[in-house]
RNA sequence: ACCCGAAAAAGGCUACUCUUUCCGAAAGGAAAGAUUCGCAAAGUCUGUGAACCUGUGACUAUCCAUGUUAUGGUUGCCAGAUUGCCGAA
Numbered sequence: 001a002c003c004c005g006a007a008a009a010a011g012g013c014u015a016c017u018c019u020u021u022c023c024g025a026a027a028g029g030a031a032a033g034a035u036u037c038g039c040a041a042a043g044u045c046u047g048u049g050a051a052c053c054u055g056u057g058a059c060u061a062u063c064c065a066u067g068u069u070a071u072g073g074u075u076g077c078c079a080g081a082u083u084g085c086c087g088a089a
């Protein structure tokens, strides 16, 4: 150094939920604060990977109930790439 991940140390992120403001058709997102389930990459990027959410728009229907659809999103799912704290076995 790589691999690896501890009954080690210093730190990091913040699930769920709540409050305020802003963006958005919605799902949802951003910022600040509270909270703290968990995580050795729960950092970042990529993928017409996978699952789920919404349905602006488009199409279908006309039973006026609503249906299909992502180009919109979420992932702390998967795979690959890349960066990174510490150093026990």
Base pairs, nucleotide, nucleotide: 004087005086012039013038017034018033019032020031021030022029023028037076043082044081045080046079047078049077050075051074052073053072057069058068059067